[in-house]
């Protein structure tokens, strides 16, 4: 430098290709039941506006363009 891939919850990832229901999942957290009591198991609860900005749309995580940050290849 050039071409690809990836980024979502504290942690791992799905959803993106084919725009549209309130943005889920395990796993950690926190209450609560169970236990002599921890731990497991069982209920429920918190906790994201989806790497930034812009543009298309009636409506973008999701299409496009321009960054950022991690990789792989190639020079």
């Nucleotide at each position: 430098g050039a071409u690809c891939c990836u980024g979502u919850a504290g942690c791992u990832c799905a959803g993106c290709c084919u725009g549209g229901u309130u943005a889920g999942a395990g796993c950690g957290c926190u209450a609560g039941u169970c236990u002599u009591a921890u731990a497991a198991g069982c209920u429920a609860g918190a906790g994201g506006u989806c790497u930034g900005g812009g543009g298309u749309u009636c409506a973008a995580a999701u299409c496009c363009c321009c960054g950022c940050a991690g990789g792989a290849u190639c020079a």
Predicted 3D model of a 75-nucleotide RNA (transfer RNA) from a Candidatus Pacearchaeota archaeon.
Its Rfam family is "tRNA". About the family: Transfer RNA (tRNA) molecules are approximately 80 nucleotides in length.
Its mean pLDDT, the model's own confidence on a scale to 100, is 83.
Lineage of the source: Archaea > Nanobdellati > Candidatus Pacearchaeota.
The sequence is in RNAcentral, with records from ENA.